[in-house]
């Protein structure tokens, strides 16, 4: 580039104060023990592999040995833009930034 990003899956050791990306708000989570790092576990199926329809591109079903990823809260929510409703809030899509693959 390009696809996805409201599904789904946690225990234990160590650590010893932060922590949900990053500045602002908002709302959570943490001494009944945070990141962060190990171990085991499991989740999912992007890479992989069967299979069917197809010339192929694709699309659909299925597998889990491997490479990643992932295992609070919608990428936690919001902002910016755009639109219904209705009044300073609610819905909804899209932009931007991120994350994960290949």
């Nucleotide at each position: 580039u390009u696809a996805u990003c409201a599904c789904g899956a946690a225990a234990g050791g160590c650590g010893g104060a932060g922590g949900g990306a990053a500045a602002a708000g908002a709302c959570c989570c943490g001494a009944u023990g945070a990141a962060a790092c190990c171990u085991u576990a499991g989740c999912a199926a992007c890479c992989u592999c069967c299979c069917g329809u197809c010339c192929u591109u694709a699309c659909g079903g299925g597998a889990a040995a491997g490479g990643u990823g992932c295992u609070a809260c919608a990428u936690u929510c919001u902002a910016c833009c755009a639109c219904g409703c209705a009044u300073u809030g609610c819905g909804c899509g899209g932009a931007u930034a991120g994350a994960u693959a290949a």
A computed fold for a 102-nucleotide RNA from uncultured Flavobacterium sp., annotated as SAM riboswitch aptamer (S box leader).
The RNAcentral record of the sequence draws on MGnify.
Model confidence (mean pLDDT): 78 of 100.
Rfam family: SAM riboswitch aptamer (S box leader). Its family is annotated with regulation of gene expression in the Gene Ontology.